[in-house]
Molecule: FMN riboswitch aptamer (RFN element)
Organism: bovine gut metagenome
RNA sequence: UCUUUGGGGCGGGGCGUAAAUCCCCACCGGCAGUAAAAGUCUGCGAACCUUAUUUUAAGGCCGACAAGGUGAAAUUCCUUGACCGACGGUAUAGUCCGGAUGAGAAAAGA
Numbered sequence: 001u002c003u004u005u006g007g008g009g010c011g012g013g014g015c016g017u018a019a020a021u022c023c024c025c026a027c028c029g030g031c032a033g034u035a036a037a038a039g040u041c042u043g044c045g046a047a048c049c050u051u052a053u054u055u056u057a058a059g060g061c062c063g064a065c066a067a068g069g070u071g072a073a074a075u076u077c078c079u080u081g082a083c084c085g086a087c088g089g090u091a092u093a094g095u096c097c098g099g100a101u102g103a104g105a106a107a108a109g110a
Base pairs, nucleotide, nucleotide: 001110002109003108004107005106011025012024013023014022026095027094028085029084030044031043032042033041039083040082048060049059050058051057052056065081066080067079068078069077087098088097089096
């Protein structure tokens, strides 16, 4: 420098004219790091906001965990109980549709 890869999840019931959106149960977890494996530690990406150009650049913002156990070492494993999840649309959405056949942390290969 080029190529490829690069996000998962609503099943059942209730109310209702109408809900995969409300209520009860269910289900899901990007990338790198870390004495040992992480949605909840540290950092990053995405989304969102602002400014100027409207290709992009700079800045901002950026959710959530405790207890017990094992061990040399774990907020990462095991047990128990919790908690969190952009914007627009629509009966109020982490799980549907849309921007997105996009972008991208990064990984692999040449």